[in-house]
The RNA shown here (SAM riboswitch aptamer (S box leader)) has 109 nucleotides and comes from Leeuwenhoekiella aequorea. Of the family's consensus pairs, 97% are formed in the model. NCBI's taxonomy places the organism under Bacteria, Pseudomonadati, Bacteroidota, Flavobacteriia, Leeuwenhoekiella. It was read from a public genome assembly, where an Rfam model found it.

RNA sequence: AUGUUAUCAAGAAAGGCGGAGGGAUAGACCCAAUGAAGCCUUAGCAACCCUUCCUACGGGAUGAAGGUGCUAAAUUCUACAACAGCAAUGUGCUGAUGAUAGAUAACCU
Numbered sequence: 001a002u003g004u005u006a007u008c009a010a011g012a013a014a015g016g017c018g019g020a021g022g023g024a025u026a027g028a029c030c031c032a033a034u035g036a037a038g039c040c041u042u043a044g045c046a047a048c049c050c051u052u053c054c055u056a057c058g059g060g061a062u063g064a065a066g067g068u069g070c071u072a073a074a075u076u077c078u079a080c081a082a083c084a085g086c087a088a089u090g091u092g093c094u095g096a097u098g099a100u101a102g103a104u105a106a107c108c109u
Base pairs, nucleotide, nucleotide: 001109003107004106005105006104007103008102013042014041015040016039017038021031022030023029025079026078027077028076043071044070045069048067049066050063052061053060054059075101080098081097083095084094085093086092087091
């Protein structure tokens, strides 16, 4: 880096350094000198890998030491397609649908 599978409306922040951007892309809309990104420390959330126990071997219960991850807003919303409703000819608006894209984990090459 490619691929496979699973999950993504729940949950969880303080301090130090730093000094203007950040929210993947585009648009919208937000966050940010009452301090963005990034780095570090500590704390926390969660339970993918994992611990322990049971097992009809499908799984169930349990925990958080370790490997990741995460700690504004639903993956912030929309993007492509279908359906339904409302409005009325500009096609528009609304909707916990699906796909694509993305993120994370585990595994394969």